This is a predicted structure of a 161-nucleotide RNA (Lysine riboswitch aptamer) from a bovine gut metagenome. The sequence is in RNAcentral, with records from MGnify. Its Rfam family is "Lysine riboswitch aptamer". About the family: Riboswitches are metabolite binding domains within certain messenger RNAs that serve as precision sensors for their corresponding targets. Its family is annotated with lysine biosynthetic process in the Gene Ontology. Model confidence (mean pLDDT): 82 of 100.

[in-house]
RNA sequence: GAUAGAGGUGCGGCUGCGAUCAGUAGCAGCUCUGAGGGCGCUCAGCCCUGCGAGGAGCUGUCAAAGGCAAGGCCGCCGAAGGGAGUUUUCCUGAGCAGAAAUCUCUCUGGUGCUUUACUGAAUAAGUAACGCACUGUCAUCAUGUGUGAUGGAGAGCUAUC
Numbered sequence: 001g002a003u004a005g006a007g008g009u010g011c012g013g014c015u016g017c018g019a020u021c022a023g024u025a026g027c028a029g030c031u032c033u034g035a036g037g038g039c040g041c042u043c044a045g046c047c048c049u050g051c052g053a054g055g056a057g058c059u060g061u062c063a064a065a066g067g068c069a070a071g072g073c074c075g076c077c078g079a080a081g082g083g084a085g086u087u088u089u090c091c092u093g094a095g096c097a098g099a100a101a102u103c104u105c106u107c108u109g110g111u112g113c114u115u116u117a118c119u120g121a122a123u124a125a126g127u128a129a130c131g132c133a134c135u136g137u138c139a140u141c142a143u144g145u146g147u148g149a150u151g152g153a154g155a156g157c158u159a160u161c
Stems, first nucleotide, its partner, number of pairs: 001161005008077001010076006018068001026061008036048004040096005080108006087101004109135005115129005137152006
């Protein structure tokens, strides 16, 4: 260097039984009020508006997206995830923000849990950091040959060539 392989509540993708979102938003009606309101933000532009904007209350009707997820299927073992940046596209025009894709660099061996922070409608869930436990692996040391202690990292480890 090539090929093959191992870790286990292992990783990712697709689908989606079901719940949540929510009796919420929206829509319709009634009452009161009375000049502004909407397009994420700014500028521009456009649209609605005393034939009633916006707001409050009541009544009726009543979602969806994102996020979760039983089960099933597929691809896998840097599986994959996080951070920073590049480029492209989308969002009325420009700038910002946001979303998706792309490439580069970088961090993390894997799982579970506590705490904190952030995202989130959330007491779902996720991500990160510190810590704890478990676990695979290598090195060194000890050993009663069962294992234990310390240290390391996937750019690793095992096998073959």